[in-house]
Molecule: transfer RNA
Organism: Candidatus Zinderia insecticola CARI
C1' cells in the first nucleotide's frame, strides 16, 4: 500500500431485520465446625465511533478507529 477478518457484561464468546443471552466472575442466602464445591436469587451492557437503509438496525450499506492474518 494492497486484500482478508474480527470488535456484544470484568472475562471466553452466542445472537444472519422484530424485547440483547449463556458460561464464568461479582453479590447475597443455603449448607459446613470452617474452607472448598453444590444449590437457589441477585447485579452488570449507550452491542468500537459517526452516518445512511428500514415501521423496525447488535444483524444490511458507508465513515472512522483499534486488533490480528495474507501479499508486496
Nucleotide at each position: 500500500a494492497g486484500a482478508c477478518g474480527c470488535u456484544u457484561a470484568g472475562c471466553u464468546c452466542a445472537g444472519u431485520g422484530g424485547u440483547a443471552g449463556a458460561g464464568u466472575a461479582g453479590u447475597g442466602c443455603u449448607u459446613u465446625u470452617a474452607c472448598a464445591a453444590g444449590g437457589c436469587a441477585u447485579u452488570g451492557g449507550u452491542c468500537g465511533u459517526g452516518a445512511g437503509u428500514u415501521c423496525a438496525a447488535a444483524u444490511c450499506u458507508c465513515u472512522c478507529a483499534g486488533c490480528g492474518u495474507c501479499u508486496a